[in-house]
Molecule: transfer RNA
Organism: Microcaldota archaeon
């Protein structure tokens, strides 16, 4: 250098181009326990990696950048 692939919350990780962007771990808080942890029930956490495009509407589709991973060379 080329070719593919991915990039979403503190970690994983879903979403057909239109609901308030899902769910679980993990943080609070609350009941439960003598405590602790389990268990249950709740609450907060996202400029969906960046910049343009397309579109009434982009996590999602097109350009490029930029980072990771495979493979070529």
């Nucleotide at each position: 250098g080329g070719g593919c692939u991915c990039g979403u919350a503190g970690u994983c990780g879903a979403a057909u181009g239109g609901c308030c962007a899902a769910g679980a771990c993990a943080u609070c808080c609350g009941c439960u326990u003598g405590a602790c942890g389990u268990g249950c029930g709740g609450a907060g956490g996202a400029u969906u990696c960046c910049c343009g495009g397309u579109u009434c509407g982009a996590u999602u589709c097109c350009g490029g950048g930029c980072g990771g991973g495979c493979c070529c060379a």